[in-house]
Context: one part of a larger RNA
RNA sequence: CUAUGGUUAAGGAACUCGGCAAAAUGCCUCCGUAACUUCGGAAGAAGGAGGACCCACGUAGGGUGAAGAGACUUCGCGUCUCCAGCCUGAAUGGGUGGCACAGAGCAGGGGGUAGCGACUGUUUAACAAAAACACAGCAGCGUGCGAAGCCGCAAGGCGCUGUAUACGCUGUGACGCCUGCCCAAUGCUGGAAGGUCACGAGGAACGGUUAGCCGCAAGGCGAAGCUGUGAAUCUAAGCCCCAGUGAAUGGCGGCCGUAACUAUAACGGUCCUAAGGUAGCGAAAUUCCUUGUCGGGUAAGUUCCGACCUGCACGAAUGGUGUAACGAUUUGGGCACUGUCUCAAGCACGGGCUCG
Numbered sequence: 001c002u003a004u005g006g007u008u009a010a011g012g013a014a015c016u017c018g019g020c021a022a023a024a025u026g027c028c029u030c031c032g033u034a035a036c037u038u039c040g041g042a043a044g045a046a047g048g049a050g051g052a053c054c055c056a057c058g059u060a061g062g063g064u065g066a067a068g069a070g071a072c073u074u075c076g077c078g079u080c081u082c083c084a085g086c087c088u089g090a091a092u093g094g095g096u097g098g099c100a101c102a103g104a105g106c107a108g109g110g111g112g113u114a115g116c117g118a119c120u121g122u123u124u125a126a127c128a129a130a131a132a133c134a135c136a137g138c139a140g141c142g143u144g145c146g147a148a149g150c151c152g153c154a155a156g157g158c159g160c161u162g163u164a165u166a167c168g169c170u171g172u173g174a175c176g177c178c179u180g181c182c183c184a185a186u187g188c189u190g191g192a193a194g195g196u197c198a199c200g201a202g203g204a205a206c207g208g209u210u211a212g213c214c215g216c217a218a219g220g221c222g223a224a225g226c227u228g229u230g231a232a233u234c235u236a237a238g239c240c241c242c243a244g245u246g247a248a249u250g251g252c253g254g255c256c257g258u259a260a261c262u263a264u265a266a267c268g269g270u271c272c273u274a275a276g277g278u279a280g281c282g283a284a285a286u287u288c289c290u291u292g293u294c295g296g297g298u299a300a301g302u303u304c305c306g307a308c309c310u311g312c313a314c315g316a317a318u319g320g321u322g323u324a325a326c327g328a329u330u331u332g333g334g335c336a337c338u339g340u341c342u343c344a345a346g347c348a349c350g351g352g353c354u355c356g
Base pairs, nucleotide, nucleotide: 001351002350004348005347007345008344010342011341014340019337027051028050029049030048031047036041038174052096053095054094055093056092061088062087063086064085068082069081070080071079072078097101109335114330115329116327117326121133122132137172138171139170140169141168142167143166149158150157151156175322176321177320178319180252181251182250185249186248187245188244189243190242191241194240195239196238200234201233205229206228207227208226209225212221213220214219253271254270255269256268257267280314281311292308293307294306295305296304
């Protein structure tokens, strides 16, 4: 120096990002126990008192109880009571010893506040245990059974030896109070008049070839057949189109003026939109300006709590807002307690180190 353990005057978080670590609490019996609450809890709340040993005394009481005794009797292997033994076992009074009696060891620190998540549970095996995941509950969509969905080329299988109070998928996430407006866009569902439109059907028309015909020739015309191109017309879904649908993906305005102090604007005007954010909450796990302003707590508080609302850029199942209980969760405050610190000291043991 390092690791582990233990002690410390006075102070007691002044340490520090932060009480990290340590200390303190700890058992049993009795007394006593608040807000709040889903009436179950909260609760071991909190906060107190007692505890060894000896004697009365293994006492009072309790349990068991063969045989026996007594009482009752429906005469039953019936019911009740008592008793030996064994097991258990207070309270009270008196006394004894120690610094200390749950004498070591084992063995809750407690209270108040706010956020988040209801809860028990699950998770990054080996840096993250959480506010993340799951969850019961809620809702939507699909599915009528040879179900939908999933695995497989198929056979086949799961679903299910189930049948809509079932199964699959998606979202939300106990419970309480609630869940507003917009269907213009995107999606989905339904519709079928019209537009567009593939394969296919169809075959107008045009061309190639040439038996033949014309021509002195060059060449021209050219039936049938074969063959190439191929118009009109008919033709499904889809798309266009028409509706519906938000616990589907999503979205939810601007400017100007106005009241008898001032300020503000219940009110009016105007532009735009599919509709202009309702209830509730709000400097918030969301607030840039910002350490907003006011109040509380401190001698002093960028954090915290309560308000305000000017919401850069909350907001209603990508749920909104509350909420008892719960949490190795996060934030801030206080009690107890302490070597965390003021400020260090010395002790024990192991390693390092020195000598051998």

A computed fold for a 356-nucleotide part of an RNA from an Actinomycetota bacterium, annotated as large-subunit ribosomal RNA, domain IV. Rfam family: Bacterial large subunit ribosomal RNA. The prediction has a mean pLDDT of 86.